[in-house]
RNA sequence: CUCUUAUCCAGAGAGGUGGAGGGACUGGCCCAAUGAAGCCCGGCAACCAUUAGGUAACUCCUAACAGGUGCUAAUUCCAACAAAGCUUUAGGCUUUGGAAGAUAAGAG
Numbered sequence: 001c002u003c004u005u006a007u008c009c010a011g012a013g014a015g016g017u018g019g020a021g022g023g024a025c026u027g028g029c030c031c032a033a034u035g036a037a038g039c040c041c042g043g044c045a046a047c048c049a050u051u052a053g054g055u056a057a058c059u060c061c062u063a064a065c066a067g068g069u070g071c072u073a074a075u076u077c078c079a080a081c082a083a084a085g086c087u088u089u090a091g092g093c094u095u096u097g098g099a100a101g102a103u104a105a106g107a108g
Base pairs, nucleotide, nucleotide: 001108002107003106004105005104006103007102008101013041015040016039017038021031022030023029026079027078028077042072043071044070046069047068048067050064051063052062053061054060076100081097082096083095084094085093086092087091
């Protein structure tokens, strides 16, 4: 980097450092000198692992833990493409599906 599967309306700091950007892309809308990104510490517990209980069965569920990843403004911040419905001629609203993205686990 590519493919497969699963998840994405829960959760998490008035800390230190650092100094101007950040929220993937596009359009919005936001966050930011009352201090952005990054790094450290703290925290959370989604996936994997481990442990305990239930179970015919790691088959599934529940709980614990924090070892491997991950995450720690706003639903993945919202929309974007398609369909259906509503309202009504000009945009808007609702629902469903898809695309894109992120993360985990596995394969190449």
About this RNA:
A computed fold for a 108-nucleotide RNA from Tenuibacillus multivorans, annotated as SAM riboswitch aptamer (S box leader). Its mean pLDDT, the model's own confidence on a scale to 100, is 83. It was read from a public genome assembly, where an Rfam model found it. The organism belongs to Tenuibacillus, within Bacteria.